[in-house]
RNA sequence: GUCUGUAUAGCUCAGAGGUAGAGCAUUGGAGCGCGAAUCCAAAGGACCGGGGUUCGAAUCCCCGUAUAGGCC
Numbered sequence: 001g002u003c004u005g006u007a008u009a010g011c012u013c014a015g016a017g018g019u020a021g022a023g024c025a026u027u028g029g030a031g032c033g034c035g036a037a038u039c040c041a042a043a044g045g046a047c048c049g050g051g052g053u054u055c056g057a058a059u060c061c062c063c064g065u066a067u068a069g070g071c072c
Stems, first nucleotide, its partner, number of pairs: 001071007010024004018055001026042005048064005
């Protein structure tokens, strides 16, 4: 230089055009002689940035940025 993948919650990841989810972690509660484990609940993201298409975009298209890999 070029091609491809990835970018969504604190972390690891789902989400395939119609109001963003799970596990873990965190906080509160239950329970327990006290803890751990367990159970219940809550909080937490306008989805990497900017455009475009659409009635409607995390999702499709374009240009960037970051990152991983292939080729050179």
This is a predicted structure of a 72-nucleotide RNA (transfer RNA) from Amphibalanus amphitrite. Model confidence (mean pLDDT): 82 of 100.